[in-house]
Context: one part of a larger RNA
RNA sequence: GCCAAGGAGUGUAUUUUGGUGGCGAGACUAACGCUUUAAAAGCGGGAGUCGAAGCGAAAGCAACACGCGCGUAGCCUGCAAAGGCAUGGCGCGAGGUAUACAAGUGCCUGGAGUCACUAGGAUACGACCCGAAGCCGGGCGAUCUAUGCGUGGGCAGGUUGAAGCGUGGCGAAAGCCGCGUGGAGGACCGAUAGCGGUACUGAUAUGCAAAUCGUUCGCGUGACCUGCGUAUAGGGGUGAAAGGCCAAUCGAGCCCGGCAUCAUCUGGUUCCUUCCGAAACAUGUCGCAGCAUGACCUGAUUUGAGAUCGUUAGCGGUGUAGAGCACUGAUUGGGGGUGUCGGGGGAGAAAUCCCUCGCCCCUCUGUCAAACUCCGAAGCCGCUUUCAUCGUAGAAAAUUGGAGUCCGGGCACGGGGUAAGCUCGUUGUCCGUGAGGGAGACAACCCUGACCGUGGUUAAGGUCCCACAGUGUCGGCUAAGUGUUAAAAAUAAAGGGCGUCUCAGGCCAUAGACAACUGGAAGGUUAGCUUAGAAGCAGCUACCCUCUAAGGAGUGCGUAACAGCUCACCAGUCGAGGUUUGGGGCCCCGAAAAUGGACGGGGCUCAAGCCGACCACCGAUACCACGGAGUAUCGAAAGAUAAUCUUGUAGGAAGGCGUCCUGUUUGGGUAGAAGCAGGGCUGUAAAGUCCUGUGGACCAUGCAGGAACGAAAAUCUUGGU
Numbered sequence: 001g002c003c004a005a006g007g008a009g010u011g012u013a014u015u016u017u018g019g020u021g022g023c024g025a026g027a028c029u030a031a032c033g034c035u036u037u038a039a040a041a042g043c044g045g046g047a048g049u050c051g052a053a054g055c056g057a058a059a060g061c062a063a064c065a066c067g068c069g070c071g072u073a074g075c076c077u078g079c080a081a082a083g084g085c086a087u088g089g090c091g092c093g094a095g096g097u098a099u100a101c102a103a104g105u106g107c108c109u110g111g112a113g114u115c116a117c118u119a120g121g122a123u124a125c126g127a128c129c130c131g132a133a134g135c136c137g138g139g140c141g142a143u144c145u146a147u148g149c150g151u152g153g154g155c156a157g158g159u160u161g162a163a164g165c166g167u168g169g170c171g172a173a174a175g176c177c178g179c180g181u182g183g184a185g186g187a188c189c190g191a192u193a194g195c196g197g198u199a200c201u202g203a204u205a206u207g208c209a210a211a212u213c214g215u216u217c218g219c220g221u222g223a224c225c226u227g228c229g230u231a232u233a234g235g236g237g238u239g240a241a242a243g244g245c246c247a248a249u250c251g252a253g254c255c256c257g258g259c260a261u262c263a264u265c266u267g268g269u270u271c272c273u274u275c276c277g278a279a280a281c282a283u284g285u286c287g288c289a290g291c292a293u294g295a296c297c298u299g300a301u302u303u304g305a306g307a308u309c310g311u312u313a314g315c316g317g318u319g320u321a322g323a324g325c326a327c328u329g330a331u332u333g334g335g336g337g338u339g340u341c342g343g344g345g346g347a348g349a350a351a352u353c354c355c356u357c358g359c360c361c362c363u364c365u366g367u368c369a370a371a372c373u374c375c376g377a378a379g380c381c382g383c384u385u386u387c388a389u390c391g392u393a394g395a396a397a398a399u400u401g402g403a404g405u406c407c408g409g410g411c412a413c414g415g416g417g418u419a420a421g422c423u424c425g426u427u428g429u430c431c432g433u434g435a436g437g438g439a440g441a442c443a444a445c446c447c448u449g450a451c452c453g454u455g456g457u458u459a460a461g462g463u464c465c466c467a468c469a470g471u472g473u474c475g476g477c478u479a480a481g482u483g484u485u486a487a488a489a490a491u492a493a494a495g496g497g498c499g500u501c502u503c504a505g506g507c508c509a510u511a512g513a514c515a516a517c518u519g520g521a522a523g524g525u526u527a528g529c530u531u532a533g534a535a536g537c538a539g540c541u542a543c544c545c546u547c548u549a550a551g552g553a554g555u556g557c558g559u560a561a562c563a564g565c566u567c568a569c570c571a572g573u574c575g576a577g578g579u580u581u582g583g584g585g586c587c588c589c590g591a592a593a594a595u596g597g598a599c600g601g602g603g604c605u606c607a608a609g610c611c612g613a614c615c616a617c618c619g620a621u622a623c624c625a626c627g628g629a630g631u632a633u634c635g636a637a638a639g640a641u642a643a644u645c646u647u648g649u650a651g652g653a654a655g656g657c658g659u660c661c662u663g664u665u666u667g668g669g670u671a672g673a674a675g676c677a678g679g680g681c682u683g684u685a686a687a688g689u690c691c692u693g694u695g696g697a698c699c700a701u702g703c704a705g706g707a708a709c710g711a712a713a714a715u716c717u718u719g720g721u
Base pairs, nucleotide, nucleotide: 001721002720003719004718005717006716011125012124013123014122015121016120017119018118019117020116021115022114023113026050027049028048032044033043034042035041054061055060064093067092068091069090070089074085075084076083077082094109095108096107097106098105099104128268129267131265135258136257137256138255139254140253146232147231148230149229150228151227152226153225154224155222157189158188159187160185164181165180166179167178168177169176170175194219195218196217199215200214202213203212234250236246237245238244271656272655273654274653275652276651281294282293283292284291285290296404297402298401299400300399301398302397306390307389308388310387313384314383315382316381317380318379322375323373324372328369329368330367333364334363335362336361337360339359341358342357343356344355345354346353347352408431409430410429411428412427413425414424415423416422436447437446438445451628452627453626454625455624456623457622461618462617463616464602465601466600470615472614473613474612475611476610477609483604484603495589496588497587499586500585501584502583503582504581505580506579507578508577516573517572518571519570520569522546523545524544527541528540529539552567556565557564629646630645631642632641633640634639657710659707660706661705662704663703664702666700667699668698675694676693677692678691679690680689681688682687
């Protein structure tokens, strides 16, 4: 892991609500007693409990057996419209009591309870089941280990050579030095024994071993190692101190008990079908993983007529989006003016004047604002109104039993933030609780709300192949494999492009444009100044006139300066468009990430890409048709109708299936019960039933009652494998 079996809302007491039944202004007995064959049952037992009166803190006082009206169901009259009566119901009125009177206000008043059973809840108990770490009490442990004490044992061999002593020398002495002797030391070497455990971060790693093995390494006469005996005990010991050790257990040992500890926490919680169907919000909370109340869901009851998301129109309100600069502020450049207001400079003896910058004013021009507004939508809100929808087959509302919910999320639109699978909002919708088709895969994006079955038609999206359907028709664009990606979650921008298509405008052009080629491109004059020189061409000033088809006091190269070449400009050759500006489409550059790689893939170029027009087809649980089921309503039934009914988590409600036992009823069984195995049939389902084999003695239906009553999950338990 698999299989089998076991495995979780139970019991008592009290209380509350509904249902059923008995009795009813009353209802019921409890303990216990008697009878009886045990249990049961029957007969007693009224002690007591609840109810029949409330109000008030209390003293205390103490209420409608109906006075009026409305009106539903229902009944009556009526052809209808309408009207009358009217139990329950409602509205008044009246009353009791408290508040010192009154008034007002609170509670109560025109008789329904009680007992039993049953179902749903609440409270106390283990309280649906399993699950702590811990806490407390009483004991057991120092045969491991820590430390102390008592009494014993052990340490091959070698090295070094302290003090002391002897002797010699030196010295005034204290003493020092040499040589010998001597044999000290938490001295040295050491695989002596013994103790330890450094490195390989070696081997081992279901091991030889719950700490071992190998090599290497430390100590090895001492604060040494070790036997036996003995002492210290759990908030205690012992500790050359690591929170170490105290029997493989230690930041508080082990065993048993309190104990089924408590757990706002995790996990699990067992058959079917039908009806309805949420919330992730608000308030409070030592509250934020919880709880309570409200909102939202559901069942029942009461009542009896209105309810409403939407829509049309009118009249009001508003200050957002946008826009703007009229105010408040921010802010670009230019022109003009004024005060002579501030700074600087100049002239002058000074007064004063001039120049310039800044401030201020006017004007032109260019920008910005959540806390600016001369303006100002769409929307939204209020009132009236037109349609529409729902409702006497009972809406809305109210009362009451039972909940769940209090981590929400996506999209559209907004605020904050550099941003976030970020955060905070309003409204709607979706996921949550929603299946199906499409988007490669993909909770919330697109289509569409699944009762069951059969057949057809479409939606979104698609139609070359994978792969259902067009290698469809017409016209353009793209050459970049751009692209083949609706959006989201596929990244792409500022800025560039004589890539290409297209639209509009200006100018030139058969009196010949543009480009190219041929020729001319002159004279006054070397313009004047400057300069060594300055002649079109260093620089400054001016930039005229003549002849002309045209030719600048010169566009560039060039010279020391000239020269020379060239251009503008003109003519000729040629013969039809040229040139320029702005806008648009597609495309290109801008363009960087880590294993090789993604348009879903293959692949695709007058496409199988992009734009436009059109015709077919495919494609869903949508829509249509047919058959069937359920629910709701109507109906005596047969049957009919369809809320243009049938998705659904938490949850509420209803009806069923099965297991075991009890009572009763009717049956089956050795001519073969239960069980087991295989097969057939029926029912929407839980399930039921039949046949065959096996088996060899019990089993079942109906009606009631009672449950230790249904397993796939709990790192579930036990067993098997």
This is a predicted structure of a 721-nucleotide part of an RNA (large-subunit ribosomal RNA, domain II) from a Methanobacteriota archaeon. The prediction has a mean pLDDT of 83. The full RNA is in RNAcentral, with records from ENA. Its Rfam family is "Bacterial large subunit ribosomal RNA". Gene Ontology terms of the family: structural constituent of ribosome and ribosome.